[in-house]
Context: one part of a larger RNA
RNA sequence: AAAUGCGCUUAGGACGCUGGCGUCCAAAUGGCCGUGCGCGACCCGUCUUGAAACACGGACCAAGGAGUCUAACAUGUGCGCGAGUCUUUGGGUGUAGAAACCCGUGGGCGCAAUGAAAGUGAAGGUCCUGCUUGCGGGGCUGAGGUGAGAGCCGGUGCUGCGGCGUCGGUGCAUCAUCGACCGGUCGUAUCUUCUCUAAGGUGGAUCCGAGUAAGAGCGUAUUUGUUGGGACCCGAAAGAUGGUGAACUAUGCCUGAAUAGGGUGAAGCCAGAGGAAACUCUGGUGGAGGCUCGUAGCGAUUCUGACGUGCAAAUCGAUCGUCAAAUUUGGGUAUAGGGGCGAAAGACUAAUCGAACCAUCUAGUAGCUGGUUCCCUCCGAAGUUUCCCUCAGGAUAGCUGGAACUCGUGACACAGUUUUAUCAGGUAAAGCGAAUGAUUAGAGGUCUUGGGGGUGAAACACCCUCAACCUAUUCUCAAACUUUAAAUAGGUAAGAAGCGUGACUUGCUUAAUUGAAGCCACGCGUUUCAAUGUGAGUUCCAAGUGGGCCAUUUUUGGUAAGCAGAACUGGCGAUGCGGGAUGAACCGAACGCUCGGUUAAGGUGCCAAAGUCGACGCUCAUCAGACCCCAGAAAAGGUGUUGGUUGAUAUAGACAGCAGGACGGUGGCCAUGGAAGUCGGAACCCGCUAAGGAGUGUGUAACAACUCACCUGCCGAAUCAACUAGCCCUGAAAAUGGAUGGCGCUCAAGCGUCGCACCUAUACCGGGCCGUUGCUGUAAAUGCCAUGCGGCAACGAGUAGGAGGGCGCGGGGGUCGUGAAGCAGCCUUUGGCGUGAGCCUGGGUCAAACGGCCUCUGGUGCAGAUCUUGGU
Numbered sequence: 001a002a003a004u005g006c007g008c009u010u011a012g013g014a015c016g017c018u019g020g021c022g023u024c025c026a027a028a029u030g031g032c033c034g035u036g037c038g039c040g041a042c043c044c045g046u047c048u049u050g051a052a053a054c055a056c057g058g059a060c061c062a063a064g065g066a067g068u069c070u071a072a073c074a075u076g077u078g079c080g081c082g083a084g085u086c087u088u089u090g091g092g093u094g095u096a097g098a099a100a101c102c103c104g105u106g107g108g109c110g111c112a113a114u115g116a117a118a119g120u121g122a123a124g125g126u127c128c129u130g131c132u133u134g135c136g137g138g139g140c141u142g143a144g145g146u147g148a149g150a151g152c153c154g155g156u157g158c159u160g161c162g163g164c165g166u167c168g169g170u171g172c173a174u175c176a177u178c179g180a181c182c183g184g185u186c187g188u189a190u191c192u193u194c195u196c197u198a199a200g201g202u203g204g205a206u207c208c209g210a211g212u213a214a215g216a217g218c219g220u221a222u223u224u225g226u227u228g229g230g231a232c233c234c235g236a237a238a239g240a241u242g243g244u245g246a247a248c249u250a251u252g253c254c255u256g257a258a259u260a261g262g263g264u265g266a267a268g269c270c271a272g273a274g275g276a277a278a279c280u281c282u283g284g285u286g287g288a289g290g291c292u293c294g295u296a297g298c299g300a301u302u303c304u305g306a307c308g309u310g311c312a313a314a315u316c317g318a319u320c321g322u323c324a325a326a327u328u329u330g331g332g333u334a335u336a337g338g339g340g341c342g343a344a345a346g347a348c349u350a351a352u353c354g355a356a357c358c359a360u361c362u363a364g365u366a367g368c369u370g371g372u373u374c375c376c377u378c379c380g381a382a383g384u385u386u387c388c389c390u391c392a393g394g395a396u397a398g399c400u401g402g403a404a405c406u407c408g409u410g411a412c413a414c415a416g417u418u419u420u421a422u423c424a425g426g427u428a429a430a431g432c433g434a435a436u437g438a439u440u441a442g443a444g445g446u447c448u449u450g451g452g453g454g455u456g457a458a459a460c461a462c463c464c465u466c467a468a469c470c471u472a473u474u475c476u477c478a479a480a481c482u483u484u485a486a487a488u489a490g491g492u493a494a495g496a497a498g499c500g501u502g503a504c505u506u507g508c509u510u511a512a513u514u515g516a517a518g519c520c521a522c523g524c525g526u527u528u529c530a531a532u533g534u535g536a537g538u539u540c541c542a543a544g545u546g547g548g549c550c551a552u553u554u555u556u557g558g559u560a561a562g563c564a565g566a567a568c569u570g571g572c573g574a575u576g577c578g579g580g581a582u583g584a585a586c587c588g589a590a591c592g593c594u595c596g597g598u599u600a601a602g603g604u605g606c607c608a609a610a611g612u613c614g615a616c617g618c619u620c621a622u623c624a625g626a627c628c629c630c631a632g633a634a635a636a637g638g639u640g641u642u643g644g645u646u647g648a649u650a651u652a653g654a655c656a657g658c659a660g661g662a663c664g665g666u667g668g669c670c671a672u673g674g675a676a677g678u679c680g681g682a683a684c685c686c687g688c689u690a691a692g693g694a695g696u697g698u699g700u701a702a703c704a705a706c707u708c709a710c711c712u713g714c715c716g717a718a719u720c721a722a723c724u725a726g727c728c729c730u731g732a733a734a735a736u737g738g739a740u741g742g743c744g745c746u747c748a749a750g751c752g753u754c755g756c757a758c759c760u761a762u763a764c765c766g767g768g769c770c771g772u773u774g775c776u777g778u779a780a781a782u783g784c785c786a787u788g789c790g791g792c793a794a795c796g797a798g799u800a801g802g803a804g805g806g807c808g809c810g811g812g813g814g815u816c817g818u819g820a821a822g823c824a825g826c827c828u829u830u831g832g833c834g835u836g837a838g839c840c841u842g843g844g845u846c847a848a849a850c851g852g853c854c855u856c857u858g859g860u861g862c863a864g865a866u867c868u869u870g871g872u
Base pairs, nucleotide, nucleotide: 043058044057045056046055059872060871061870062869063868064867067372069229070228071227072226073225074224076222077221078220079219080218081217084109085108086107090103091102092101113120114119124141125140126139127138128137129136130135131134144178145177146176147175148174151170152169153168154167155166156165157164158163180212181211182209183208184207185205186204189202190201191200192199193198232371233370235368239361240360241359242358243357244356250335251334252333253332254331255330256329257328258327261293262292263291264289268285269284270283271282272281273280274279297322298321299320302318303317305316306315337353339349340348374806375805376804377803378802379801384397386395387394388393398545399544400542401541402540403539404538405537406536407535413534414533415532417531418530419494420493421492422491423490429484430482431481436478437477438476441473443471444470445469448468449467450466451465452464453463454462455461498524499523500522501521502520504518505517506516508515548572549571550570551569553567554566555565556564557563577588578587579586592769593768594767595766596765597764598763602759603758604757605743606742607741611756613755614754615753616752617751618750625745636730637729638728640727641726642725643724644723645722646721647720648719649718657714658713659712660711661710663687664686665685669681670680693708697706698705770796771795772794773793774792775791776790777789778788807861809858810857811856812855813854814853815852816851817850818849825845826844827843828842831840832839833838
């Protein structure tokens, strides 16, 4: 000096990041409310195999409302002390306190069992020594053996240095097994004492014990369960004790009261008449009667009237019964609940009576009905066995959950599997010319037996015949027949706890150290004792359940059943999802929240996602048809149409069509009133022919006539019959109008056979997230939080029920806080967090208390109970 960089200043660009303030206006992707359209979608609770149910409870709101407390026991867990532990009375100390603290005799449980009890009562070894030689004393030692067994120690190999493998040793707890000891029981042998049916010891038993074998308990708190208590809550019909009622009503007694007006016309009496008389008749008078019509009264027959949230918890109207008496009625009095009273209806006894009412026992009991209150996560049933005065219920086992423990993965273990080996069996099938039993048909047959008959006088003489019988065959059968005999299912085994060798023990066994069993040592051997798969095993406590139902297959009863009863398996119950239009159980497939891809069953004309896709057939229905369970049809028919099988005919000319012939004996015989092919019966020849029945029908009184079979001409190529099975049709009638799901569809959008695409489930595959479970990594130099922080994998349905973790409410203690600058409560389309119960926050209102965390405690959570009370 230049370049570059940096700093500062100025100007320009850019409009990002962050903080604060504001909430008037506006806004969406956020929130709430309403409305329209599309898709899905039946009302909750409950008992139930099964509920949307024409099963029950439920109008709506608020408040209240149901597994509690206690004792005992069992079990798990926490805490304190520990061969002990626990404080009841009591004593001391002491305070605000009945608290708390200290002492602690006795007591509880435990430390010893066993036995009915008297009672007895829990190692041994070795050495020395004494004596009466199986007993005593002393010293030392001392809780057994075997197998499995974590851990520890040592050697060794590998290593990612964390560990892992292998060999040997020592071996906890626990398990298995053998032995020892104690008590009981049972024997006998033997010894001592010599109190002799005794006492003590030794030895013994395939016997019994809730025992010993170097303790584990006690107290307290709590969980779950059981039992007693009102015992989760509400609910009887009943039972008992003591009282109150005859103002209603039943009946008796006492004392009172009440009952128009008529009718009928008993006895007695009077008069007249008759009669010899007895007495009778006639007319009056008279006024009797559980007599009559009928008012009041008392009652209550009919309208089955009115009313029927009434005037009335029994009334009103009309009608009706009775109305001088067994009448009606006031007052008084008597009879009282298993009692009364009753002209008797189980009537009445205070709106109550086949046993009144009130209170109490009493919160009576109910195997029965109903109800039983917050959330999430994990697991997850049973309707079967046995027993029960058991069948609407329990106990018991099973199924299930929880708490733990012992080990721990290539295996010494296990298995709803296969293989190999082996064992047992009498079902299916088969068989009946095999046994037993049933059973059809002929054939042959001497003898034998029976019946009938012929020839015989007769014959066990001969002949015919029917059966029985015999023989060889034949047809059809058996849950309680079988020679034979499956499939499936079932048992056992497929090694180390093995194999081999040797020694030892024994009271068993043998002539025998022979055998058998046991035990010890050594060897073989781990490449492992068939495959495949997998973590295994053990203990304790307890809930719910103990109505089941359906399907394929097998199966019993039944005419059958959406009937009843069994078996195997799988489902529904307890379970949603896709499909079957609809639907507990059928087909597919089981589920955390999501995104993408692919499928199952089922579908792909439109409703409605996807083919008006492709190929070949069939089908026309004046009732077409159209997909497991499954929601409708049979016998029998069709000259509808399409295939097939068999048998015929046909250029020597069929079949069909048109045309010709269809004759004679003969009107055959019989029968008949008649019968000439043709009412009927038997028979059914001959001739001529191309052919023509002693006649296929029509017809006649009988004939006639026509026609057919049969033959021929024309024509010129296929034709006929029987059977069979595809679709279609007939068969095929019901009550609101009607269902291949609807529309609709016809070379289909139907039926049959194929092909390729496509659609979509919570299934399968992949990704993300949440939860649960398991495995795994991690503290080095310094306080704490490891209940932490990481990684990987698998799994996720659920009623009854179990378990875990949480949310909310009232109260006590501790601690930290909020509040008149506004607590709690209430209201709110303020905003946010959590899977959820819920929580935080803003605003409004209001006016005095309230909250977080830790801990203790509980009269702690509502939609239902014909719940209770209040309100609408």
The part of an RNA shown here (large-subunit ribosomal RNA, domain II) has 872 nucleotides and comes from Clathrina wistariensis. It matches the Rfam family "Eukaryotic large subunit ribosomal RNA". A reference for the family is Cannone et al. (2002), "The comparative RNA web (CRW) site: an online database of comparative sequence and structure information for ribosomal, intron, and other RNAs", BMC Bioinformatics. Gene Ontology terms of the family: ribosome and structural constituent of ribosome. The RNAcentral record of the full RNA draws on ENA and SILVA. NCBI's taxonomy places the organism under Eukaryota, Metazoa, Porifera, Clathrinida, Clathrina.